Description
SAM riboswitch aptamer (S box leader) from a Bacteroidota bacterium, 115 nucleotides, folded computationally. The model forms 91% of the base pairs in the Rfam consensus. Model confidence (mean pLDDT): 80 of 100. It matches the Rfam family "SAM riboswitch aptamer (S box leader)". Rfam describes the family as follows. The SAM riboswitch is found upstream of a number of genes which code for proteins involved in methionine or cysteine biosynthesis in Gram-positive bacteria.
Parts: sequence; structure tokens; C1' cells
RNA sequence: UUUUUAUUAAGAAGGGCGGAGAGAUUAGGCUCUGAGAAACCCUGGCAACCAAUCCCGAGUACUCGGGAGAACGGUGCCAAAACCUAAUCCCGGGAAAGCCGGGAGAUGAUAAAAA
Repeated sequence: UUUUUAUUAAGAAGGGCGGAGAGAUUAGGCUCUGAGAAACCCUGGCAACCAAUCCCGAGUACUCGGGAGAACGGUGCCAAAACCUAAUCCCGGGAAAGCCGGGAGAUGAUAAAAA
């Protein structure tokens, strides 16, 4: 980097450094920001994907599936729903206009596995 699977309306902030932008891309909106943005570092926290522990079931081994509690380890995360809508399709409504509502998908992010 690519593929597959799962999740994506919950949750969790202080300091240092830095010095103008940030909220994935594009467009529109909205928001945060010199009362100090991003990036980086430290500390703290959230969560429970992996790993570990225990229980149940299947199954020869080993493995697979489900569940429970915890949070030492590997990641991740800590403004606003992935900030909102669109950049696709379908369904319903409507005289009509992505005008309104709903569903799926796409894109992105994170984890695990594989290449």
C1' cells in the first nucleotide's frame, strides 16, 4: 500500500514546545483558534479490537463460536454524530426542483488477519 472481516449517534484533558491555521478530500454550511490552530513530546484518562484469565458449546488434537469480569501488555482514541449536507443508487411523498422523508451503498477512520 492492497484485500477481507468487524465497528463507527456512547466515552475520555491538562502541561510543554510551536506560532497560524484546524475540523480526511472537493463544494457549500457551521464550528474551533493569538484568552494560542496543526505537528511533536510528557502526564493523565476513555474504551475494550488484539493478547491474557475464567465459563459454556461444537469438535480427535488443536481450533472454531458464544459469554463474563478485569485493565499489567500491543494498538487506538480523548470539541461538536465520521461536525452537517452533497459529490451514488433505490423506495415513498410532491405538479415540479437531490424540495421533503426513509433505506442501502460509496468514501474515510480504527482494529484484527492475509498478501